[in-house]
Molecule: SAM riboswitch aptamer (S box leader)
Organism: Trueperaceae bacterium
RNA sequence: AACUCAUCAAGAGCGGCUAAGAGAACUGGCUCUACGACGCCGCAGCAACCAGCCUUCAUAUAGGUGGGUGCUUCCUCCAGCCCGGCUAAGGUCACGAUGGCCUAAGGUCAGGAAAGAUGGGAA
Repeated sequence: AACUCAUCAAGAGCGGCUAAGAGAACUGGCUCUACGACGCCGCAGCAACCAGCCUUCAUAUAGGUGGGUGCUUCCUCCAGCCCGGCUAAGGUCACGAUGGCCUAAGGUCAGGAAAGAUGGGAA
């Protein structure tokens, strides 16, 4: 690496260095970017997955603390595959008509999967 479990719509930015692309990969879209993105380092912050400790009569539960990680543009930036709702400008029937009915490619809304990320476990 692969396997397994949990989470992924909340939250939190400044400085220095570097230099041309970057947002995991492919396609399409969108966004950031020489007013310096991305990355690296430092500091600061956010959160509370794991461990320890503290509070609690108390294992558990709950609260706190923050050592190990993690994170600090856009929902994991969005879509792609599957399922469902809605939708006619497509049809069809009728016709005096702002009518009935069918379908849902495309569009849209929600869910799931896949892939990925992070942590724990196992090996």